[in-house]
RNA sequence: GGGGCCGUGGUGUAGCCUGGUUUAACACACCGGCCUGUCAAGCCGGAGAUCGCGGGUUCAAAUCCCGUCGGCCCCG
Numbered sequence: 001g002g003g004g005c006c007g008u009g010g011u012g013u014a015g016c017c018u019g020g021u022u023u024a025a026c027a028c029a030c031c032g033g034c035c036u037g038u039c040a041a042g043c044c045g046g047a048g049a050u051c052g053c054g055g056g057u058u059c060a061a062a063u064c065c066c067g068u069c070g071g072c073c074c075c076g
Stems, first nucleotide, its partner, number of pairs: 001075007010028004020059001030046005052068005
């Protein structure tokens, strides 16, 4: 230098190929309550990501297109 994959709450992932209905889902963690002599477990409720960043297409983008940054891998 060329190519591929990945980047989404605090953590680990799904959703992307096939754009759509409402408020981006699940588990763990966190906060509050119930339960318990206490803790844990269990049950109920809650906060937290506008999807790496910028731009474009569209009535509408996490999803499609372009650029760019970071990580991993392959080729030279």